Background:
The RNA shown here (small-subunit ribosomal RNA) has 1436 nucleotides and comes from an uncultured bacterium. RNAcentral holds the sequence, with entries from ENA and SILVA. It matches the Rfam family "Bacterial small subunit ribosomal RNA". Rfam links the family to the GO terms ribosome and structural constituent of ribosome. The coordinates come from a structure-prediction model, not an experiment, and the mean pLDDT is 83.
[in-house]
């Protein structure tokens, strides 16, 4: 787009259309097919006459008329549904052997007898339907006879066949009359021709399955014969054995065909309602029978199921006609009105009849059209939403001002259709349509708003509730769910479900593909079949041009015209891409004839080859066996062991057995269709090639089915077995090890005959033919020059490779051995998974092979290439990563963090490296965030507003906050406005260390001071992306140098910054003292100088700068000079792009969410300090390289000092006091230990080691009990060097010793600085950790801590097998055998005609027979549901 559509909100008018798609399910009631009295006997009702009398009844068919009856057309149209039907069908174009009532025509007749029988009347039967018996009658009812045409038959002489009235008028003759008789009308007979309309026949055409491949006995054909309107096996009877069929018969399913409809550029695809053709069917099956037509929708019989009525004894029915019910369904109208048109029946006609038709009801089901107001109008109003609190939006929207008046409602006028010579006729319908006149009045919903797709906020909610069309949303800041406001969209609709078609070129004729994506048959032969070389000559199937016949109408399509437009309709035109028919043309194609050699094919003449078949033969080696030497081990493996061996192996000589397989030669070498084919001779035997042009003359290419070959395994039958091996055994490995290694060992592996028939049967590339740069091997043969000639060189051809162009491909690639241009046939594919299964079906001994789907189920699978990341891949290369080695942790006690318990609380964060002496540079209180109790509630603190002035201090009660009395004192300042401060009040609000580091910000680890990590251009690439950034050297360095489709550029690297090493200048006090000079017990102590030491500003100086070697002549390495210092001299500071949702809401800020007499505030305790345990940092130690004592002027530096460092000097064993000098610092003050030297101890749990604890003090501090540090006596724990594992360091580095410092009232074994002393060791990079780069695999991307496979176990779903059970459906066999036609038969019965009459002709009943439907049985096919069970599959 579409629709006969439904279903959810919603609903104003008209028009035109459309309304049971499902149960062809059953159907109550009405209607839907009669007419005609101008065929017909009549007269049962009605009217009007008449006559009669009993005045309300009889009698009269006379007239109009008619119910029932005989006859006459029609009922076989018109309406209705689609169940069968894949051809007795439809559609197209023919065709002969037919039929036609009514109509229309050229002819001809209509004369003259007859016999019945309805109605009715009588008399039964019946419930009723209905029915018998006698009796009367008529007729355009029936039936003879005349007539008889150009009918029909024929033997051509002949024969044979008819008919009917009726009506209106009528001068004249005839009759009483009726009439006859004339004339119209209409009929009836017999017949020609037509028009319409029907029967029949043939070609094309027309759905799906071969897991349907054979089908058929009236079958196929013929004769005779019957039979029909007509041809025909339509029927019989005989006789032949034919016919269909892979160009798809037969079976199955499915289906009404068409013209069109929908959709599409178009070719297609899908469908077949209305509308129109044709068909079928009418309750289901089955017959006929009337008739011009029926095998009959509202007819007939039969047999069925079903329903009614019934007096039980019988009957009656058949909406798939039109309303209208049940009923099934998601769904689908009134039991209307008119024959007013238009059509049909019947009739002369009037007129009757018509659920055809015309019109109206219902339904937004669809098309189309109009409408719900217009125009002004900002105070941008209310209110609603959202807000950065200023706004902004809704919104000119509303309100209010003015106007219109479709629609609407009342009035009032009012149609067309109604045609024909006139009048009359109108269901619709007083409608449509005009006029007036009231009054914005009665009129807008529905869907969306992440993206595709136009349109976004707020609040709810919180992986819930829910949305979803695909891809997703939603786990506290949802534009995605629900709800509001706003926007978008379409609008009397609007959204959602379903149906098909498009996009889908995704079944590919237009118009696809097969090397990896799905997909080339394993290979050849060859049969249909398709396609084929050059030249002429004719045909004319195909093509191609003209004409003619049809291809209904409608519809579409153009152009007009009519409803106010439009939808709708009429009217013209073209148009219908078909077909048949003719007539022409010859260029391709075919066909026929005929010729040709180039395509294939034959001769000759040559040479290669593991080409194949059988059949002999050879040596090397393994293995056995025999003998001999010959001794103890072999053999095996990563290492062993199982085995074998003293009974004598392995080794090693020799002789023999057998069976297999053929070393070098050997080569991307040859050979074959593929499989494959390898030792040597012979035999036989097949193909290519090369050269030559004798012969043939297109004989060719391809090839569904066929047939054939067809590795290994495997399988029958029979041999054979040395080595080597599933299956098995043992022995290892392993958590196991039904493997991978190892002894060992059977089928098998060999032959021969047969069977399997499949491999990654690969070049994952079907055969053939032609073209279309080029380079270089290889194999086999030929050519060419040189006198003869090898070898070289060049050409050619045939095979087999590698590299390349253009082309091609998604790309990797492929590239004359195409995957490139072209053409020919074949095979084969259409998302992944079920699944190469199920089932059927051919083959096979088996295993199993070919053929081969469904349901379910998911959104993917998949191919190539990208850039990462990863690897128990590969190269390089680096780092205290390894190794070399100094010294340690891990065992012991403490100290200190951290888990676990545990507690009222043990506050809280950090958690592998990169949490754990970490936030904490210091927890008694306080800190403090936790407990437990007591309290306060605008508040402990901030800004605003009011009132008041106090505030502040003692004292009592309470642990204290605090409260409450009492006393005492009773504001300060000031520009005179107010300001501080303080209390009371009300409310805004404070508050929060409550939550969420996965809402952030700043900050910070970490990868890592590793050397990386980008950008622009510009090239390359469809793309992602590469290129630079990769290579060849070098460095610590992406740090330089050369090369390069690359050229440059920025963050990083390395300088520049401090600080230390040297050393010049300037300066010279607090520092320093060489010289002078003066003093001390002594001492830069003074004078006095600034050389030195130092101190601190500026400088100097190091750059691979110079010399040599190597390197490529470069970078650079390497050595060397000089130098205080040599390649970054040594520290530090400085951390790219990022990664780790890494750490911190408890530093701080912050969104959001929570608390508000509490999650907030303030107090007193308490805890944070617990303690079977476990872990991590440290100290001190285990000792003699050492404790201990003592001596000596021992030697530092970086620092700090005022609520401060403290000196002397005094006292105490000491810790420490007392003391107070000096000093806000180069001035004073705090300051070293190790080391040296000498004693001493003597290897002991000790004169080692100090924890634990006891006593006594000491210092801080309101207070050291839970909990501080020091001191001194006493006491003296473990621990003797520390498993497995594991840290640190390359030098002024580790080890050791000691000092300061920050935090701090006080409290370091921690931390962050300082200096003393003062080593050992790298051989390399194999290996373990981490890293860089290149490169290679990848089925990884959340990136290996990836990703993934099976099997159990549970739910659930579909399926296949299953003892069977049950239906369904077409056949076939046999048995009843209705109704009917048709044959016979017809002893009963009979009006018409012949006969004088017997009779006769002719017909009926009634009986039989043949075919018959339904039933019934039988056996089998095919197919669908269900089964205990069970087998796989799917999803979770």
């Nucleotide at each position: 787009a579409u629709u006969g559509a439904a279903c959810g909100c919603u609903g104003g008018c008209g028009g035109c259309a459309u309304g049971c798609c499902u149960u062809a399910c059953a159907c109550a009631u009405g209607c839907a097919a009669g007419u005609c009295g101008a065929a017909c006997g009549g007269c049962a009702g009605c009217a009007c006459g008449g006559a009669g009398c009993u005045u309300g009844c009889u009698c009269u068919g006379g007239u109009g008329g008619c119910g029932a009856g005989u006859g006459g057309c029609g009922a076989a149209c018109g309406g209705g549904u689609g169940a069968g039907u894949a051809a007795u069908a439809u559609a197209u174009c023919g065709g002969a052997a037919c039929g036609u009532a009514c109509c229309c025509u050229a002819g001809a007749g209509u004369g003259g007898g007859g016999g019945a029988u309805a109605a009715c009347g009588u008399a039964g039967c019946g419930a009723a339907a209905g029915u018998u018996a006698c009796g009367c009658u008529a007729a355009u009812a029936c039936c003879g006879c005349a007539u008889a045409c150009g009918a029909u038959c024929u033997a051509c002489g002949g024969a044979u066949g008819a008919a009917a009235g009726u009506g209106g008028g009528g001068g004249a003759u005839c009759g009483c009359a009726a009439g006859a008789c004339c004339u119209c009308a209409u009929g009836c007979u017999c017949g020609u021709g037509g028009a319409g309309c029907g029967g029949c026949c043939g070609a094309u055409a027309u759905c799906u399955g071969a897991u349907u491949a054979g089908c058929u006995a009236g079958u196929u054909g013929g004769u005779a014969g019957g039979g029909u309107a007509a041809a025909a096996g339509c029927c019989u009877a005989c006789c032949a054995a034919g016919g269909c069929a892979u160009c798809g018969a037969u079976c199955a399913g499915u289906a009404g065909c068409u013209g069109g409809u929908c959709u599409g550029a178009g070719a297609g695809g899908a469908c077949g309602a209305c509308c129109a053709g044709c068909c079928a069917c009418a309750c289901u099956g089955g017959a006929a029978c009337u008739g011009a037509g029926a095998c009959a929708c509202g007819g007939u019989c039969c047999a069925g199921a079903c329903u009614c009525c019934u007096a039980c004894g019988g009957g009656a029915g058949g909406c798939a006609g039109c309303a209208g019910u049940g009923g099934g369904g998601a769904a689908u109208a009134u039991u209307g009105g008119u024959c007013a048109a238009u059509g049909g029946g019947g009739g002369c006609a009037a007129c009757c009849c018509u659920g055809a038709a015309c019109c109206a009801g219902c339904a937004a089901c669809g098309c189309c059209g109009c409408g719900u107001g217009a125009a002004g109008g900002a105070a941008g109003a209310a209110g609603g939403u959202c807000u950065u609190c200023g706004g902004a939006u809704c919104g000119u929207a509303a309100a209010c001002u003015u106007u219109u008046g479709u629609c609407g409602u009342a009035u009032g006028g009012g149609a067309c259709g109604a045609a024909g010579g006139a009048a009359g006729u109108g269901a619709c319908g007083g409608u449509a349509c005009c006029a007036u006149a009231c009054a914005a009045g009665a009129a807008a919903g529905c869907c969306a708003c992440g993206g595709c797709u136009a349109a976004c906020u707020a609040c709810g909610u919180g992986c819930c509730a829910g949305c979803a069309g695909c891809c997703g949303c939603g786990g506290u800041a949802a534009u995605a769910c629900g709800u509001a406001g706003g926007u978008g969209g379409c609008a009397a609709g609007c959204g959602u479900u379903g149906u098909c078609c498009g996009g889908a070129u995704u079944u590919a004729c237009u118009g696809g593909g097969u090397g990896u994506a799905a997909a080339g048959g394993g290979c050849g032969u060859g049969u249909a079949g398709g396609c084929g070389g050059g030249u002429u000559a004719g045909a004319a199937a195909g093509u191609c041009a003209g004409a003619u016949g049809u291809g209904a109408a409608a519809u579409a399509c153009c152009g007009a015209u009519g409803c106010u437009u439009a939808a709708c309709a009429u009217c013209g035109g073209g148009g219908c891409u078909g077909c048949a028919u003719u007539u022409g043309a010859a260029a391709c194609u075919u066909c026929u004839a005929a010729u040709c050699u180039u395509g294939a094919g034959u001769g000759c003449a040559g040479g290669a080859g593991a080409g194949g078949a059988a059949a002999g033969c050879g040596g090397a080696a393994u293995u056995c066996c025999u003998a001999g030497u010959g001794u103890a081990g072999c053999g095996g493996u990563g290492a062993a062991a199982u085995g074998c061996g003293u009974a004598g192996a392995u080794a090693u000589u020799a002789g023999g057995a057998g069976g297999a397989a053929c070393a070098c030669c050997a080569g991307u070498g040859g050979c074959g269709a593929a499989g494959g084919c390898g030792g040597c001779u012979u035999u036989c035997u097949g193909g290519a090639c090369u050269g030559u042009a004798a012969c043939u003359g297109a004989c060719g290419c391809u090839g569904a089915g066929g047939c054939g070959c067809g590795a290994a395994a495997g399988c029958g039958u029979g041999g054979g077995u040395a080595g080597c091996a599933a299956a098995c055994a043992g022995g290892a490995u392993u958590a196991g090890a039904u493997a991978c290694c190892c002894u060992g060992g059977u089928a098998g592996u060999c032959c021969a005959c047969g069977c399997u028939g499949u491999a990654a049967a690969c070049g994952a590339u079907g055969a053939a033919u032609a073209c279309u740069a080029g380079g270089u091997g290889u194999a086999g043969g030929g050519g060419g020059u040189a006198u003869c000639g090898a070898c070289c060189c060049c050409c050619c051809c045939u095979g087999u490779g590698c590299c390349g162009c253009a082309g091609u491909u998604a790309a990797c690639a492929c590239a004359a051995u195409a995957a490139g241009u072209a053409u020919u046939c074949c095979a084969c594919c259409u998302g992944g998974g079920g699944a190469g299964u199920a089932c059927g079906a051919u083959c096979g001994c088996a295993a199993g092979a070919u053929u081969g789907a469904a349901a379910c189920u998911c959104a993917a699978a998949g191919g190539a290439a990208u850039u990462g990341a990863c690897g128990g891949g590969g190269g390089c290369c680096c780092g205290c990563a390894c190794a070399a080695g100094c010294a340690g942790u891990g065992g012991a006690g403490u100290a200190u963090g951290u888990g676990g318990u545990u507690u009222a609380a043990u506050u809280c964060g950090a958690a592998g490296c990169a949490a754990c002496g970490c936030g904490a540079a210091g927890a008694a209180c306080c800190u403090u965030a936790c407990c437990a109790g007591a309290a306060c509630u605008u508040g402990a603190c901030a800004u605003c507003c009011c009132u008041u002035g106090a505030a502040u201090u003692a004292c009592c009660a309470g642990u204290a906050a605090u409260g409450u009395g009492g006393g005492a004192a009773g504001c300060u300042c000031u520009u005179c406005g107010g300001a501080g401060c303080a209390a009371g009040g009300a409310g805004a609000c404070a508050g929060g260390u409550g939550g969420u580091g996965c809402a952030u910000g700043g900050u910070u680890g970490u990868c890592g001071u590793c050397a990386g990590c980008u950008c622009g251009u510009g090239u390359c690439g469809u793309g992602a992306g590469a290129u630079g950034u990769u290579g060849g050297g070098u460095u610590a360095a992406g740090u330089c140098c050369c090369g390069c489709a690359a050229c440059g550029a920025g963050c990083g690297c390395a300088a520049c910054c401090c600080u230390u090493g040297u050393u010049g200048u300037u300066a010279g006090u607090u520092g320093c003292c060489a010289u002078c000079a003066g003093g001390u017990a002594a001492u830069g102590c003074u004078g006095g100088g600034c050389a030195c030491u130092c101190u601190a500003a500026c400088g100097a100086g190091a750059c691979u700068g110079c010399c040599g070697u190597u390197g490529a002549u470069a970078a650079a390495a390497c050595g060397g000079a000089g130098g205080a210092a040599g390649g970054u001299g040594g520290g530090g500071a400085u951390g790219a792009c990022g990664u780790c949702a890494a750490a911190u809401c408890a530093u701080c800020a912050u969104g959001c969410c929570c608390c508000u007499u509490a999650u907030g505030u303030u107090c007193u305790g308490g805890g944070c300090a617990a303690c079977a345990c476990a872990c991590g940092u440290a100290c001190u130690a285990c000792a003699a390289u050492g404790g201990c004592c003592g001596u000596u002027a021992a030697c530092a530096a970086c620092g700090g000092g005022a609520a401060g460092c403290u000196a002397a000097a005094g006292a105490g064993c000491g810790a420490u006091c007392u003391g107070g000098a000096g000093c806000a610092a180069a001035u004073c003050c705090c300051c070293a230990a190790a080391a040296a030297c000498g004693g001493u101890c003597u290897c002991a749990g000790u004169u080692c080691g100090g924890a634990u604890u006891g006593u006594a003090g000491g210092c801080u501090g309101a207070a050291a009990c839970u909990c501080g540090c020091c001191u001194a006596u006493a006491u003296g724990a473990a621990g003797a060097u520390g498993g497995a594992a594991u840290u640190g360091c390359u030098a002024g580095u580790a080890a050791u010793c000691g000092c300061g410092a920050a935090u701090c009232a006080g409290a370091a074994u921690g931390u962050c600085g300082c200096g003393g002393u003062g080593a050992a060791u790298a051989c390399g990079u194999u290996c373990c950790c981490g890293g860089g780069c290149c490169u290679u695999g990848u089925a990884c991307a959340c990136a290996c801590c990836g990703c993934c496979c099976g099997u159990c176990a549970c739910a659930c779903c579909a399926u296949g097998a299953g003892a069977g059970u049950u239906g369904a459906u077409a056949a076939c066999g046999c048995c009843c055998g209705a109704a009917g036609c048709c044959u016979g038969u017809g002893a009963g019965c009979c009006a018409a005609c012949c006969g004088c009459a017997a009779g006769g002709a002719g017909g009926c009943a009634g009986c039989a027979g043949u075919c018959g439907a339904a039933g019934g049985u039988g056996g089998g096919a095919u197919u669908g549901a269900u089964g205990a069970u069970u087998g796989g599959g799917g999803u979770g």